[in-house]
Molecule: FMN riboswitch aptamer (RFN element)
Organism: Agrobacterium albertimagni AOL15
RNA sequence: AUUCGUUCUCAGGGCGGGGUGAAACUCCCCACCGGCGGUAAGGAGGAAACUCCAAGCCCGCGAGCGCCUGGUCUUCCGAAGGGGAGGGCAGGGUCAGCAGAUCCGGUGUAACUCCGGAGCCGACGGUUAAAGUCCGGAUGAAAGAGAAUGAGG
Numbered sequence: 001a002u003u004c005g006u007u008c009u010c011a012g013g014g015c016g017g018g019g020u021g022a023a024a025c026u027c028c029c030c031a032c033c034g035g036c037g038g039u040a041a042g043g044a045g046g047a048a049a050c051u052c053c054a055a056g057c058c059c060g061c062g063a064g065c066g067c068c069u070g071g072u073c074u075u076c077c078g079a080a081g082g083g084g085a086g087g088g089c090a091g092g093g094u095c096a097g098c099a100g101a102u103c104c105g106g107u108g109u110a111a112c113u114c115c116g117g118a119g120c121c122g123a124c125g126g127u128u129a130a131a132g133u134c135c136g137g138a139u140g141a142a143a144g145a146g147a148a149u150g151a152g153g
Stems, first nucleotide, its partner, number of pairs: 003151008016030004031133002033122002035061004042053004056120002064098002066095001067092004072087006102118005124136003
């Protein structure tokens, strides 16, 4: 250096202007934003070795919803064993569904990534009116990043 364990810390951005209306940061016009790991022909540094940065829509991952499991409460059916429906709680974590979205031109041996242009996407619940941008679960969880420490070697 590398591998494994333990502990700790950190880990998301964005409605500004106008219109309609009783009411909209929710609709319409213009705007604004882009988690984590990988990849990288671009960029920066270096004499070099090499190092660092670089994708919302290329490959994966995460929270949420859904789903499944457990027990619990309410209620319905049944003579009973038992079964159905609904609520909140705990657990599972890809199961398989929401899970999303990119093309054209240029250069080139090669572009999903560079340059130019035009597009597209964004959990759930709430709301005087439909939300990526407001409020809420969330002082939560977490992809992962880092530090300390131990073990093996």